Notes:
A computed fold for a 73-nucleotide RNA from Candidatus Olsenella stercoravium, annotated as transfer RNA. Rfam family: tRNA. It is annotated as a transfer RNA. The same sequence occurs in records of 3 taxa. The RNAcentral record of the sequence draws on ENA and Rfam. NCBI's taxonomy places the organism under Bacteria, Bacillati, Actinomycetota, Atopobiaceae, Olsenella.
[in-house]
RNA sequence: GGGCGAUUGGCGCAGCGGCUAGCGCAGGUGCCUUACACGCACAAGGUCGGCGGUUCGAACCCGUCAUCGCCCA
Repeated sequence: GGGCGAUUGGCGCAGCGGCUAGCGCAGGUGCCUUACACGCACAAGGUCGGCGGUUCGAACCCGUCAUCGCCCA
């Protein structure tokens, strides 16, 4: 230098172009318990890596940049 893949809450991951972006874990509050753990319930937490473009509409499609990984030279 070239090709491919990944980037979504604190962590691990889902998410046919449309409706409020979900799940598990962790953390918080309450119930339960003498207490802790387990269990149950509730609430909170995301500007979907950045910037542009396409579209009535983009986490999703296109371009570019950034970071990480693999392969080729």